c-di-GMP-I-GGC riboswitch aptamer from a Bacillota bacterium, 91 nucleotides, folded computationally.

RNA sequence: UAUGUAAAUAGCAAAUCUAUCGAAAGGUAGAGACGCAAAGCCACAGGUCUAAUUAUAGCAUUUGCUAUACAUGACAGCUGGGUUGCCAUAU
Numbered sequence: 001u002a003u004g005u006a007a008a009u010a011g012c013a014a015a016u017c018u019a020u021c022g023a024a025a026g027g028u029a030g031a032g033a034c035g036c037a038a039a040g041c042c043a044c045a046g047g048u049c050u051a052a053u054u055a056u057a058g059c060a061u062u063u064g065c066u067a068u069a070c071a072u073g074a075c076a077g078c079u080g081g082g083u084u085g086c087c088a089u090a091u
Stems, first nucleotide, its partner, number of pairs: 001090004011036002016031006034077001040083003044080003047075003054069006
């Protein structure tokens, strides 16, 4: 530097359930394992999810309800990119 067939050591943990935070998406902790060779880290590009707030419209009429749009919210276990690293093999 390249690769991840086999092995070993170590690691992470989907769905679901419980608790908790949050308007939600989702986060955190415990249980649990579908999977993962970066399923470590970073929202930089694309993408996806949410829509409290805000804007607009309608209804209502005392500041409320509904619809639509929007990220400033979220996802690193969607793809690309950046960055760090374990083991083995090859050079």
NCBI's taxonomy places the organism under Bacteria, Bacillati, Bacillota. The coordinates come from a structure-prediction model, not an experiment, and the mean pLDDT is 84.